The RNA shown here (transfer RNA) has 72 nucleotides and comes from a Minisyncoccales bacterium. Its mean pLDDT, the model's own confidence on a scale to 100, is 80. RNAcentral holds the sequence, with entries from ENA.
[in-house]
RNA sequence: GCUGGCGUAGCUCAAAGGUAGAGCAAUCCCUUCGUAAGGGAUGGGUUGGAGGUUCAAUUCCUCCCGUCAGCU
Numbered sequence: 001g002c003u004g005g006c007g008u009a010g011c012u013c014a015a016a017g018g019u020a021g022a023g024c025a026a027u028c029c030c031u032u033c034g035u036a037a038g039g040g041a042u043g044g045g046u047u048g049g050a051g052g053u054u055c056a057a058u059u060c061c062u063c064c065c066g067u068c069a070g071c072u
Stems, first nucleotide, its partner, number of pairs: 001071007010024004018055001026042005048064005
C1' cells in the first nucleotide's frame, strides 16, 4: 500500500428495515440468627463519527476513525 471481518449498557453478546434486548456486574427489597446460594424490582444506550437512500436506519450505500486478520 491492497483486501476482508468487527465496533450496540461497566463486561460478554443479540436484534438483519418498523418505539434497542438478554446474561453477568451495580443499587434496593424479600428470604436467613448471620453469611453464601436463591427470588423480585430499579437504574444504566446520542447503536464509533459524518453524510446519503427511505414515511421510517443498529440494519442498506459512501467516506472517515479505531481494532483484528490476510496479502504484498

The source organism's lineage runs through Bacteria, Bacillati, Minisyncoccota, Minisyncoccia and Minisyncoccales.